[in-house]
The RNA shown here (FMN riboswitch aptamer (RFN element)) has 133 nucleotides and comes from Roseinatronobacter alkalisoli.
The source organism's lineage runs through Bacteria, Pseudomonadati, Pseudomonadota, Rhodobacterales and Roseinatronobacter.
RNA sequence: UGCCAUUCUCAGGGCGGGGUGAGAUUCCCCACCGGCGGUUAUAGCCCGCGAGCGCCUUUCUUGUCUGAAAGGGUCAGCAGAUCCGGUGAAAUUCCGGGGCCGACGGUCAUAGUCCGGAUGGAAGAGAAAAGGG
Numbered sequence: 001u002g003c004c005a006u007u008c009u010c011a012g013g014g015c016g017g018g019g020u021g022a023g024a025u026u027c028c029c030c031a032c033c034g035g036c037g038g039u040u041a042u043a044g045c046c047c048g049c050g051a052g053c054g055c056c057u058u059u060c061u062u063g064u065c066u067g068a069a070a071g072g073g074u075c076a077g078c079a080g081a082u083c084c085g086g087u088g089a090a091a092u093u094c095c096g097g098g099g100c101c102g103a104c105g106g107u108c109a110u111a112g113u114c115c116g117g118a119u120g121g122a123a124g125a126g127a128a129a130a131g132g133g
Stems, first nucleotide, its partner, number of pairs: 001133001003132002006128005016030004031113002033102002035049004044100002052078002054075001055072006082098005104116003
């Protein structure tokens, strides 16, 4: 010094009121929330990334179906969503206004907000400093 290797720490928010009903934080009306990196300037909806489901591989199980465990990461299917006006050199990021989106399983009734996998995993952020360079 932090390029390489290593170790450690951290790493997601939100249902309050009313209605219907036998039953709803799940439906209806009004509310509430917004991970990480990037970007001429601050982003849920511009470009990417992550967890989850699916998919694939291997092993075990099985006549087959199926089930279990471990692994993969481009296979990229689910995977989503923004416009108008203003300022400015520059903003789909700021200001004003209007709109939209939100994995899987569960549930006396359909869930971004409840419960669960999860005391998990992880994009990434920070620190340490023996060694290599």

Its Rfam family is "FMN riboswitch aptamer (RFN element)". Rfam's curators write: The RFN element is a highly conserved domain that is found frequently in the 5'-untranslated regions of prokaryotic mRNAs that encode for flavin mononucleotide (FMN) biosynthesis and transport proteins.